[in-house]
Context: one part of a larger RNA
RNA sequence: CGUAUGGUGGAUGCCUUGGCGCCAAGAGGCGAUGAAGGACGUGGCAAGCUGCGAUAAGCUUCGGGGAGCCGCUAACAGGCUGUGAUCCGGAGAUUUCCGAAUGGGGCAACCCUUCCAGAUGAAGUCUGGAAAUCUGCAUCUGAAUACAUAGGGUGCAGAAGCGAACUCAGGGAAGUGAAACAUCUCAGUACCUGAAGGAAGAGAAAGAGACAUCGAUUCCCCUAGUAGUGGCGAGCGAACGGGGAACAGCCCAAACCGGGUCCAUGUGAUAGUUUGCGGGCGUUAUGGAUCUGGAGUUGCAGGGCUUUGCCGGUGGAGGCCGCAGACCCCACGGAGAGUUACAAACCUCUGUUGUAGUUGAACGAUCUGGAAAGAUCGGCCAUAGACGGUGAUAGCCCGGUAAACGAAACAACGAGAGGCUCUCUGGGCAGAGUUCCUAAGUACCACGGGACACGAGAAACCCUGUGGGAAUCCGGGAAGACCACUUUCCAAGGCUAAAUACUACUUGGCGACCGAUAGUGAACCAGUACCGUGAGGGAAAGGUGAAAAGAACCCCGGGAGGGGAGUGAAAAGAACCUGAAACCGUACGCUU
Numbered sequence: 001c002g003u004a005u006g007g008u009g010g011a012u013g014c015c016u017u018g019g020c021g022c023c024a025a026g027a028g029g030c031g032a033u034g035a036a037g038g039a040c041g042u043g044g045c046a047a048g049c050u051g052c053g054a055u056a057a058g059c060u061u062c063g064g065g066g067a068g069c070c071g072c073u074a075a076c077a078g079g080c081u082g083u084g085a086u087c088c089g090g091a092g093a094u095u096u097c098c099g100a101a102u103g104g105g106g107c108a109a110c111c112c113u114u115c116c117a118g119a120u121g122a123a124g125u126c127u128g129g130a131a132a133u134c135u136g137c138a139u140c141u142g143a144a145u146a147c148a149u150a151g152g153g154u155g156c157a158g159a160a161g162c163g164a165a166c167u168c169a170g171g172g173a174a175g176u177g178a179a180a181c182a183u184c185u186c187a188g189u190a191c192c193u194g195a196a197g198g199a200a201g202a203g204a205a206a207g208a209g210a211c212a213u214c215g216a217u218u219c220c221c222c223u224a225g226u227a228g229u230g231g232c233g234a235g236c237g238a239a240c241g242g243g244g245a246a247c248a249g250c251c252c253a254a255a256c257c258g259g260g261u262c263c264a265u266g267u268g269a270u271a272g273u274u275u276g277c278g279g280g281c282g283u284u285a286u287g288g289a290u291c292u293g294g295a296g297u298u299g300c301a302g303g304g305c306u307u308u309g310c311c312g313g314u315g316g317a318g319g320c321c322g323c324a325g326a327c328c329c330c331a332c333g334g335a336g337a338g339u340u341a342c343a344a345a346c347c348u349c350u351g352u353u354g355u356a357g358u359u360g361a362a363c364g365a366u367c368u369g370g371a372a373a374g375a376u377c378g379g380c381c382a383u384a385g386a387c388g389g390u391g392a393u394a395g396c397c398c399g400g401u402a403a404a405c406g407a408a409a410c411a412a413c414g415a416g417a418g419g420c421u422c423u424c425u426g427g428g429c430a431g432a433g434u435u436c437c438u439a440a441g442u443a444c445c446a447c448g449g450g451a452c453a454c455g456a457g458a459a460a461c462c463c464u465g466u467g468g469g470a471a472u473c474c475g476g477g478a479a480g481a482c483c484a485c486u487u488u489c490c491a492a493g494g495c496u497a498a499a500u501a502c503u504a505c506u507u508g509g510c511g512a513c514c515g516a517u518a519g520u521g522a523a524c525c526a527g528u529a530c531c532g533u534g535a536g537g538g539a540a541a542g543g544u545g546a547a548a549a550g551a552a553c554c555c556c557g558g559g560a561g562g563g564g565a566g567u568g569a570a571a572a573g574a575a576c577c578u579g580a581a582a583c584c585g586u587a588c589g590c591u592u
Stems, first nucleotide, its partner, number of pairs: 001589007013577001014543002018514002020511007027503002029162002037098003040053003044076001048072002059092006068080003103112003113131007133159009166197001167195005177184001181231001207214002218245005228236002249495003256294010272281002274325006299473001301438003304434008313332004319327001333425006346419005351413005357405003363378005379396002381385001387399003444468007454480001475490005530537002550576001553564004
């Protein structure tokens, strides 16, 4: 070196309980009624996981289900079960200690109190309950200091803490790119903080436009990498308009009228008391402030007040009295609307869905084989030939599948109906007059910033730190400096569903996704072992067989191990499927 045969090793093939991605639907929160997360317990024997909590792998009840059961987990011991167990679902009970942790403390899972009630009167011990803070409301008190206020007490309600992404807001980088770098970019990104919801935010034009118009907001496709912006570098990057998704609009402030409270003023001829006449009353009055009911909400302006005309059911009480008129309130009738905004709760019935389930068609023989689902022959079902399992590849063996059913209890939903609630009728329409109202330290200006695709630019529009500071409908803003004309719109108050974003979680489904060095870090008791003072870092590790049938018995050996025997289709023999290579032997041959 070659051939043969072994060992070692764990590649490869096959497999999949686990992952990855997506779709649809649900749910979109849990928590002082003590969460999330834990500690410690809990089994006949019990280390770990799981479950549970001193009622401790469980208790009660209502449903489902129907023969076995006492979790992973074998055996032993002992039990349960057709008087219906185990198991599945609904509702309850129990639920140690820590943890927001909340009686005080504390090195989390521990220590120590006070008060009330009870266990035999006291002490002690035990059992049950209460005792944190802040905010709001109510109420009782109450200093310096007279009234008052601060403070204190009591009662009721709420808050706190956790949670994956999505949302809004307050702050806010750098690596990088510009082939260096400073404006710029990365980027208002990462990150920190606050707040909330099932979505959030935005939202019913002081808009967008262009001489034509459109008509809240949001999202998508185009417009368009266009117009612009830019050490005119790198880059950044619209809008109008068009097409779609979804559609929904409303409420206040003010003028004016009525009522309550407070303050000021107020005549003795009175002012006033709804109007006229007569009578009566008389700090009822006027002005201001504030609270409240009505009214009112817009831009070809709107509203208020005064007045004119027209139209508009019935009945009744009251307003100092009587008569007449007007006003106002209530009831009936009629009409309409409604719970996501526009006021606001709740109940009943029906329904749908979910949380257990139920019914569910159709096959045999022969052959090979360890085994039939394979082959051959002959049949059958199909609104079911999805899928998985069964000793190899099964429509007809099993679970299922298509289809059709099902809830005592709980939950959700919307729909429908009814109750219920609200509005109008009680006012509306048209015209004239009046000039009362229509959101002020606001608009706007200057300076400094920010944000707009727009870097100070010709730089509008939007936001505002400092200073100044309007008009009031004969008013005001905008149309990209500014002015005129024209057009358009009404700021300085508020609410608003849907179309949109996301998925920790639940259910169902899918994949020219992975198949154990892959796919999650984790297919396996993994955020474990282990490392680190700590923040934190972070593995390896799947496969006997159809079934343990897991090798009785004999032999060698101290054992490990091996040889027989036996099981099995096969030792596949538990260091267990297949079992490559590196590497290490043994035998033989060849070669130096």
Background:
Large-subunit ribosomal RNA, domain I from a soil metagenome, 592 nucleotides, folded computationally. Its Rfam family is "Bacterial large subunit ribosomal RNA". The prediction has a mean pLDDT of 83.